Molecule: c-di-GMP-I riboswitch aptamer
Organism: Halanaerobiales bacterium
RNA sequence: UUUUGUUAAUGGUAAUAUAAUUCGAAAGAUUAUAGCACAAAGAUCUGAAUCUAAGGAGUUUAAUUCUAUGAUUGUCAGAUUUGCCUCA
Repeated sequence: UUUUGUUAAUGGUAAUAUAAUUCGAAAGAUUAUAGCACAAAGAUCUGAAUCUAAGGAGUUUAAUUCUAUGAUUGUCAGAUUUGCCUCA
């Protein structure tokens, strides 16, 4: 420098559930407990996918359709970049 791996260790993140209060129109987010899973489930950028529909635009005559500037990043992918230990 490249690279293997968690059926090696030290650690990391925190699924989901519950509770809380707060923010939010909602989807969701935040905090605490617990620890599903992840060897980049670290970061940045880009593209897609999914969720919501306040506002806006319609239809309709009391309901409904479309739409992201909102959200998920542990939904996926690509590029760049940083990194513990370990095998080679």